[in-house]
Molecule: transfer RNA
Organism: Pseudomonadota bacterium
RNA sequence: GGGCAGUUGGCUCAGUUGGUAGAGCACUGCGUUCACAUCGCAGGGGUCAUAGGUCCGAGUCCUAUACUGCCCA
Numbered sequence: 001g002g003g004c005a006g007u008u009g010g011c012u013c014a015g016u017u018g019g020u021a022g023a024g025c026a027c028u029g030c031g032u033u034c035a036c037a038u039c040g041c042a043g044g045g046g047u048c049a050u051a052g053g054u055c056c057g058a059g060u061c062c063u064a065u066a067c068u069g070c071c072c073a
Stems, first nucleotide, its partner, number of pairs: 001072007010025004019056001027043005049065005
């Protein structure tokens, strides 16, 4: 330099044919306990890597850029 894959809460990952962004763990509060843990209930937390475009509507389609991994040279 070229090619491929990936980027979504703090972490690991889903997200169907474009139609209200979700799960587990973690976190906070309450209950349970002498206390901690476990368990139960409730709750908070997202500009979906960045910018632009298409569309009535974009996490999803298109373009450019950035970052990570792999392959080729």